[in-house]
Context: one part of a larger RNA
RNA sequence: CGUUGGAUAUUUGAGGGGCGCUGUCCUUAGUACGAGAGGACCGGGAUGGACGCACCGCUGGUGCACCAGUUGUCAUGCCAAUGGCAUUGCUGGGUAGCUAUGUGCGGAACGGAUAAACGCUGAAAGCAUCUAAGCGUGAAGCCGCCCCCAAGAUAAGAUAUCCCUGCGUUAGUGAGAGGGCACUUAUAGACUAUGAGUUUGAUAGGCAGCGUGUGUAAGCGGGGUAACUCGUUGAGCUAAGCUGUACUAAUCGCCCGAGUG
Numbered sequence: 001c002g003u004u005g006g007a008u009a010u011u012u013g014a015g016g017g018g019c020g021c022u023g024u025c026c027u028u029a030g031u032a033c034g035a036g037a038g039g040a041c042c043g044g045g046a047u048g049g050a051c052g053c054a055c056c057g058c059u060g061g062u063g064c065a066c067c068a069g070u071u072g073u074c075a076u077g078c079c080a081a082u083g084g085c086a087u088u089g090c091u092g093g094g095u096a097g098c099u100a101u102g103u104g105c106g107g108a109a110c111g112g113a114u115a116a117a118c119g120c121u122g123a124a125a126g127c128a129u130c131u132a133a134g135c136g137u138g139a140a141g142c143c144g145c146c147c148c149c150a151a152g153a154u155a156a157g158a159u160a161u162c163c164c165u166g167c168g169u170u171a172g173u174g175a176g177a178g179g180g181c182a183c184u185u186a187u188a189g190a191c192u193a194u195g196a197g198u199u200u201g202a203u204a205g206g207c208a209g210c211g212u213g214u215g216u217a218a219g220c221g222g223g224g225u226a227a228c229u230c231g232u233u234g235a236g237c238u239a240a241g242c243u244g245u246a247c248u249a250a251u252c253g254c255c256c257g258a259g260u261g
Base pairs, nucleotide, nucleotide: 001152005163006162007161008160009159010158011157015149016148017147018146021049022048023047024046025045026044027043033038051106052105053104054103055102059100060099061098062097066093067092068091069090070089071086072085073084074083075082076081110144111143112142117137118136119135120134164261166173167172178256179255180254181253182198183197184196185195186194203249204248205247206245207244208243209242210241213237214236219232220231221230222229223228
């Protein structure tokens, strides 16, 4: 821009894409078959491999905004306690998120038409013949079924709901479904877009509580000449998590938008 009034939701599916793999074991059954050795079809069940999709409850990884230990040095006047730098100084753990080696699920079953092949009936050709007329069975393949995209499918589809005949001296102006700008943002994200919100408010920050992690803070007291240790004390601190709470910021506002087609 189009889709022939303007919108908001919900959709149909022309068409396109994806998937499509397979082992072993048990049973049927040591049955059929076979002199024996051996050893099934068909059917039923279990469990794997590789691949794919999703997820983070579990097991782990990462986790340079969390906690602790520790070396050297400098600083806060000193002790103590802290901070800076040294690859995040080094080391041990670790939340959210992201992840695989972790977890869940998938291929199927079924229907239709067939290939090779196997048949029924059956003439030409009194026989025979699956074929000439006619009718069946039959594959991981084909078309569906399953999953995803999809009306720019220009043949531009459908359903539901909402809005529209104002005033005025021809210049204007008001109202108007709905949408946007702006702002707070994340389950979204390169930007854009998308989603949640904007005081009639829990959108983000802060704060409170909880959770999680670390592992018993500082200070004070006791013991020891001291290094240190014990008590207060599962203490103190705690990121991205959860719940709550208007304290802070989403202020005030502005713009577009059909004219009954």
Notes: Large-subunit ribosomal RNA, domain VI from an Oscillospiraceae bacterium, 261 nucleotides, folded computationally. The source organism's lineage runs through Bacteria, Bacillota, Clostridia, Eubacteriales and Oscillospiraceae. The coordinates come from a structure-prediction model, not an experiment, and the mean pLDDT is 87. Its Rfam family is "Bacterial large subunit ribosomal RNA".